[in-house]
RNA sequence: GUGAUCAGAGGCGAUGAAGUCCGCCCGGAACCGCCGCAUGGCUGAUGACUUCUACCGAGGU
Numbered sequence: 001g002u003g004a005u006c007a008g009a010g011g012c013g014a015u016g017a018a019g020u021c022c023g024c025c026c027g028g029a030a031c032c033g034c035c036g037c038a039u040g041g042c043u044g045a046u047g048a049c050u051u052c053u054a055c056c057g058a059g060g061u
Base pairs, nucleotide, nucleotide: 010025011024012023013022016052017051018050019049020048021047033042034041035040
């Protein structure tokens, strides 16, 4: 100097945040929804569970 393995820090799981669990990545990496050739259209604040906030609609005062 290069390669491999283990551990661990860190990052990520289509729109913000908190806790727990699960999974992925080891760095030009993991990850970045669906339909449509395209203009465009549709759903969802979670990977799962429990919450907060934002947004939308209806009703009441």

The RNA shown here (Fluoride riboswitch aptamer (crcB RNA motif)) has 61 nucleotides and comes from an uncultured Methanomicrobiales archaeon. The coordinates come from a structure-prediction model, not an experiment, and the mean pLDDT is 79. Its Rfam family is "Fluoride riboswitch aptamer (crcB RNA motif)". Gene Ontology terms of the family: response to fluoride and positive regulation of gene expression.